[in-house]
RNA sequence: GCGCCGGUAGCUCAGCUGGAUAGAGCGGAUGGCUACGGACCAUCAGGUCGGGCGUUCAAAUCGUCUCCGGCGUA
Repeated sequence: GCGCCGGUAGCUCAGCUGGAUAGAGCGGAUGGCUACGGACCAUCAGGUCGGGCGUUCAAAUCGUCUCCGGCGUA
């Protein structure tokens, strides 16, 4: 250089045959329970879906450019 895979919440990841309010577990906050809580129960907060542009009525999802990481190859 070329090819392939990945980038979504603080962390690990699902969702990627375009559509319904963008989710789960862990973690965090608040309250409950309890003799006590780091266990258990309930509720809540937290996201420019790596970034730009484009296609579309509609994009995390499609196209393109680009950034970062990994693997392969000469």